[in-house]
Molecule: transfer RNA
Organism: Candidatus Hecatellales archaeon
RNA sequence: GGGGUGGUGGUCCAGCCUGGUCUACGAUUCCCGGCUCGGGCCCGGGAGGUCGGGAGUUCAAAUCUCCCCCACCCCA
Numbered sequence: 001g002g003g004g005u006g007g008u009g010g011u012c013c014a015g016c017c018u019g020g021u022c023u024a025c026g027a028u029u030c031c032c033g034g035c036u037c038g039g040g041c042c043c044g045g046g047a048g049g050u051c052g053g054g055a056g057u058u059c060a061a062a063u064c065u066c067c068c069c070c071a072c073c074c075c076a
Stems, first nucleotide, its partner, number of pairs: 001075007010028003020059001029047006052068005
């Protein structure tokens, strides 16, 4: 330098192909309450996201297109 995969809450991971009740899934973490003598486990509720950055297409973009950044892999 060329090609490929990935980037989504504090952390891990779905959703992306075939755009539309997606006001982004689940787990974990954290907070509150219940339970307990107290704690853990468990149960209930809640908090937490510029969907890597920007632009474009569209009535509508996490999702499609382009550029850039980062990580990993392959080729040279």